RNAcentral holds the sequence, with entries from ENA. This is a predicted structure of a 1463-nucleotide RNA (small-subunit ribosomal RNA) from an uncultured bacterium. Rfam family: Bacterial small subunit ribosomal RNA. The prediction has a mean pLDDT of 82.

RNA sequence: GACGAACGCUGGCGGCGUGCCUAACACAUGCAAGUCGAGCGAAUGAAGUUCCUUCGGGAACGGAUUUAGCGGCGGACGGGUGAGUAACACGUGGGCAACCUGCCUCAUAGAGGGGAAUAGCCUUCCGAAAGGGAGAUUAAUACCGCAUAAGAUUGUAGUACCGCAUGGUACAGCAAUUAAAGGAGUAAUCCGCUAUGAGAUGGGCCCGCGGCGCAUUAGCUAGUUGGUGAGGUAACGGCUCACCAAGGCGACGAUACAUAGCCGACCUGAGAGGGUGAUCGGCCACACUGGGACUGAGACACGGCCCAGACUCCUACGGGAGGCAGCAGUAGGGAAUCUUCGGCAAUGGGGGCAACCCUGACCGAGCAACGCCGCGUGAGUGAAGAAGGUUUUCGGAUCGUAAAGCUCUGUUGUAAGAGAAGAACGUGUGUGAGAGUGGAAAGUUCACACAGUGACGGUAACUUACCAGAAAGGGACGGCUAACUACGUGCCAGCAGCCGCGGUAAUACGUAGGUCCCGAGCGUUGUCCGGAUUUAUUGGGCGUAAAGCGAGCGCAGGCGGUUUAAUAAGUCUGAAGUUAAAGGCAGUGGCUUAACCAUUGUUCGCUUUGGAAACUGUUAAACUUGAGUGCAGAAGGGGAGAGUGGAAUUCCAUGUGUAGCGGUGAAAUGCGUAGAUAUAUGGAGGAACACCGGUGGCGAAAGCGGCUCUCUGGUCUGUAACUGACGCUGAGGCUCGAAAGCGUGGGGAGCAAACAGGAUUAGAUACCCUGGUAGUCCACGCCGUAAACGAUGAAUACUAGGUGUAGGGGUUGUCAUGACCUCUGUGCCGCCGCUAACGCAUUAAGUAUUCCGCCUGGGGAGUACGGUCGCAAGAUUAAAACUCAAAGGAAUUGACGGGGGCCCGCACAAGCAGCGGAGCAUGUGGUUUAAUUCGAAGCAACGCGAAGAACCUUACCUAGACUUGACAUCUCCUGCAUUACUCUUAAUCGAGGAAGUCCCUUCGGGGACAGGAUGACAGGUGGUGCAUGGUUGUCGUCAGCUCGUGUCGUGAGAUGUUGGGUUAAGUCCCGCAACGAGCGCAACCCUUAUUGUUAGUUGCCAUCAUUAAGUUGGGCACUCUAGCGAGACUGCCCGGGUUAACCGGGAGGAAGGUGGGGAUGACGUCAAAUCAUCAUGCCCCUUAUGUCUAGGGCUACACACGUGCUACAAUGGUCGGUACAAUAAGACGCAAGCCCGCGAGGGGGAGCAAAACUGGAAAACCGAUCUCAGUUCGGAUUGUAGGCUGAAACUCGCCUACAUGAAGCUGGAGUUGCUAGUAAUCGCGAAUCAGCAUGUCGCGGUGAAUACGUUCCCGGGCCUUGUACACACCGCCCGUCACACCAUGGGAGUUGGCAAUACCCAAAGUACGUGAUCUAACCCGUAAGGGAGGAAGCGUCCUAAGGUAGGGUCAGCGAUUGGGGUG
Repeated sequence: GACGAACGCUGGCGGCGUGCCUAACACAUGCAAGUCGAGCGAAUGAAGUUCCUUCGGGAACGGAUUUAGCGGCGGACGGGUGAGUAACACGUGGGCAACCUGCCUCAUAGAGGGGAAUAGCCUUCCGAAAGGGAGAUUAAUACCGCAUAAGAUUGUAGUACCGCAUGGUACAGCAAUUAAAGGAGUAAUCCGCUAUGAGAUGGGCCCGCGGCGCAUUAGCUAGUUGGUGAGGUAACGGCUCACCAAGGCGACGAUACAUAGCCGACCUGAGAGGGUGAUCGGCCACACUGGGACUGAGACACGGCCCAGACUCCUACGGGAGGCAGCAGUAGGGAAUCUUCGGCAAUGGGGGCAACCCUGACCGAGCAACGCCGCGUGAGUGAAGAAGGUUUUCGGAUCGUAAAGCUCUGUUGUAAGAGAAGAACGUGUGUGAGAGUGGAAAGUUCACACAGUGACGGUAACUUACCAGAAAGGGACGGCUAACUACGUGCCAGCAGCCGCGGUAAUACGUAGGUCCCGAGCGUUGUCCGGAUUUAUUGGGCGUAAAGCGAGCGCAGGCGGUUUAAUAAGUCUGAAGUUAAAGGCAGUGGCUUAACCAUUGUUCGCUUUGGAAACUGUUAAACUUGAGUGCAGAAGGGGAGAGUGGAAUUCCAUGUGUAGCGGUGAAAUGCGUAGAUAUAUGGAGGAACACCGGUGGCGAAAGCGGCUCUCUGGUCUGUAACUGACGCUGAGGCUCGAAAGCGUGGGGAGCAAACAGGAUUAGAUACCCUGGUAGUCCACGCCGUAAACGAUGAAUACUAGGUGUAGGGGUUGUCAUGACCUCUGUGCCGCCGCUAACGCAUUAAGUAUUCCGCCUGGGGAGUACGGUCGCAAGAUUAAAACUCAAAGGAAUUGACGGGGGCCCGCACAAGCAGCGGAGCAUGUGGUUUAAUUCGAAGCAACGCGAAGAACCUUACCUAGACUUGACAUCUCCUGCAUUACUCUUAAUCGAGGAAGUCCCUUCGGGGACAGGAUGACAGGUGGUGCAUGGUUGUCGUCAGCUCGUGUCGUGAGAUGUUGGGUUAAGUCCCGCAACGAGCGCAACCCUUAUUGUUAGUUGCCAUCAUUAAGUUGGGCACUCUAGCGAGACUGCCCGGGUUAACCGGGAGGAAGGUGGGGAUGACGUCAAAUCAUCAUGCCCCUUAUGUCUAGGGCUACACACGUGCUACAAUGGUCGGUACAAUAAGACGCAAGCCCGCGAGGGGGAGCAAAACUGGAAAACCGAUCUCAGUUCGGAUUGUAGGCUGAAACUCGCCUACAUGAAGCUGGAGUUGCUAGUAAUCGCGAAUCAGCAUGUCGCGGUGAAUACGUUCCCGGGCCUUGUACACACCGCCCGUCACACCAUGGGAGUUGGCAAUACCCAAAGUACGUGAUCUAACCCGUAAGGGAGGAAGCGUCCUAAGGUAGGGUCAGCGAUUGGGGUG
């Protein structure tokens, strides 16, 4: 885009079309084929006339009308349907010299004279009916002889001309055969009849070509193929029969099966094509199913006959009737398809002289949005941008000039009026004319005029009136694809054509508003074409995506070198015929337009014929370059057979010799004292041929390797003697074809499936080891497959080079192991070109030609079934159902690897000290609880948030209170604020009374503060860290992460950033299609180490005095303090390195190679952490999830884990003595001396807002004691008595004294920190804080050990490689098993269909035979009778249906079973 459509929602009108696609299922009822009285005999008998009459009527004539029957013509047309049919059925073009043709037209000739019957009618019989029998009688355009007759037919003998053969045409002799019907009219005449010829029309037969599927259908055929003869037909013909021959068809697809009416055309498409075969038209076939003939011009006959079968109906049970796939209609089937209408007015058909009759053909109307086309549902104006809806950033926006309102119009509608075309004939009437007639009339022919004929239908079109009144929906709005927001829902409900949407902010679900598209329709479903170059003729491919047969030989087929001539099949071109009509296209015209209709023009192909001759073909003649032969040389694991050689393994025999051998990662099984292994000699046997050996050779491929001989194939080079296109490819076919395997017979050393044992392992039906059988070997025969690979079919020609190598030939020549040229092989590199890229590239995957094979999404499946081959294994050929939206190729960036290379880090190693065991402290889990608030969860949660939970904190629980609130802003009212006190309560709350009177002022009032009222609001440590900001952790202080421009690539991307060095470092240097730049690194900052200078108080004291004392004078040199400077930069030297960067060593220096430490954290990762610091979107609570108060809880305790402290002791404990710091802090504070207390502490209080005052450093050192014990170690736990802080110390603080004196004797697997002033050890200070420190953050004192090194573990960086991973290895993913569902193969069997075969039986019927019997026409006969002819009956052949039998084939079902698919 289309449709004979259907379904959903909706629906105003008209025109033109269309309407059982399914059950060729069954049919009630009515109608659809009759007509002619001018063919015939009869019957009927109107008007009218005459006569009679009893006046009621009767009789006679008349003959309109009607009709059963005989007869004629028509029922073979028209109408329906598409079952069958793969066929000369259809289409197209021819042929008939092999044919027929009623009615019609033209022409020629004719129609004489006879005969016998029979329906009807009448009588009678049978039957329920349908119907039938017998007898008598009768007519014809019914039937039958005779006559006449040829230009007809047949036979026979000829002539001329023509044809593709049989043969045809014309002429003409003889012989034979063959015809007829009348009717109307007074008549003329008309209608008929017979024979013949011609035409027209319609048919019959034959032929060329064309159009479906399957080869998992490959062979078919017996009247089959042909001949002779006969029969038959309208006609040719095996159409039929007898005989003879053995043919005929088929890979150019026979036969069988399945499907199907064919075409003009219709739909689609740019076309080529693809699909379809409704309506309209042509042809065919069919008429309940099957068979058959009759009649006829025509049928094997839709509304005819006979028979068989199924079904339905009637019946008196004896027997009969029927055929809607005609028009309506009914039932049924189905998603689905109409009225039991009107009319013959028109067109057409049948009959008739005609009038006319018949006509469900046809013309019309009805139903249906089923389709196409047209029209309408109003038009103009109208901003307060109304109301209302939706939305909102609350301002607005939008529906929206839309509505309302005002002004118009009347298409359509309603009502009324008037009102067509379609009508022409025929016929009738009138007039005139012609012939006719003695003249008229009638009749007839012609012309003119008039009359009459309409189903649709009072319809179309027209006129008038009236009212904006009666007339809009459907789908969509994530992308494709035009059109977006809100609410609801919350992986639910649902949507979906594909991708996909939905898990609490859904433009995708549902609803609403808005928008978009189409519009009396709009969507959905189904089917076809297109897009699809996705079957590729136009117009594709095959190295890796699907796809080259494993290789060759070769029949058919396809294709084929150069020259000349002929021909004209292909080819090109002119003309003619045909290509029905309709349709399509173009022009014009008619319905108001369009759809629709009319008219004119045009159209593939096929056939006939004329011409051309380049190319292809064919024929003929030549040629040599393709191909082959000859001759001369050459290389070779080419093949087959026979023989032969040495090395090695194993075995056997013997000698020597002794305890192991062998094997592995390590072992064991195994062998060995019965003497192995080892070694020596001799022997046996089988298999394979080291070195040479080589991307070297040969072969078609598979493949071929010691040496010799015999036979044999191919290749290469040179030459140019010969043949003269002999060529290329190659469906089928044939041959060869690794390994394994199979059969028969040999052989068997080594090796070695199966098997056995030993190991390994969670297991180990494996890898490893020890053994070991088939097999491997030979002969003969099968098998026929491999990643049979160059994943690359064969042949030919052309298209840059370079460099190896193998075998020949040539030129040159200083004869060399040289240089150059060339042919044939075999490799590598590389242009052009090609390719998706990778890559290929004269050995093409380039440019072309020819031929063959193969492919068409993945899976199912190279499977099933069937066939062929095979001994088997199996091979070959080769599907479908079902299922998925992918499967796949090449390349890219990452990530990953029990891949590789380089490098780093307390990563390992080397060390030191620990943890893990004990007790306690602290955090977490778990459990418990009214509550044990919440968060943190591998590293990167767990002495974490918390730098300090008795109350408070506090968020939790219980109980009691408050409700504009504890806190903020606004409005109103009242009052200063404020401070004690009393009662009540567990406490807040509540109640009471008392004291008291702020600031400014323009005196109005205002401000702060307090109380009260009102509602807007407050409030929330309620949820969501997966809605967020901010902050933080981590990889990681690792060296990385990027950009601009350029270049390369189809692109993703690459390059830069890689490479060679070097560094702590993408640090620097060199090189380079890159050149630069940014964030990181480094440096700049702080601190520490040295020093100068400035300044000397509260600091210091060398010198001088002085003191108990740097106490004081004095001084500022020193220490110290804290400002400003200096210093370190690979600067210098030597060596190495690319004259580089840099590295090693050295000097000097307080310090040396970023001096030590800190701060500083790139792009990013982990939906990492935090809504409970804070902020914040959305959701939730609002007399409570808010606020206040008391008490309790966060401190619980079978247990588990993390982090610490103290220890287990002698490098120690206890006691005594004696030294030396630093960082800091201090007024609600630090607190000295002095007094009291064993002590914690108390009293008291000098000094100090600090370089000024405050505070005993400890370990260490010197002595004493303990003497290896659960101790003079260790200190838990518990008791008593105290101290301190604080309203308060019970739950639940710290400290002291005395007493008590637990576990623990150095800690399993495992695991942590640390490289120097570090670890370890020792004490001191601070923050938080009323009090509470084993934690945290700082400070100083004492002060080690070790690092060979980078193999390994962990983490990280760079390069490279593989990848089926990309949520990225915590990835992906294979198979069994279990369960559910689906389709399918096998399956004992069972049910049914179809087409055949053989036999039996055989209806109706044609033909043939017979025909005792019957018999009008003609003949003989006076007659009787006979004959000819015919018939009933009977028989024969054939045969539908039916039956029997064994097979074939296709389906359905099937216990069960096999694999497959999906979840």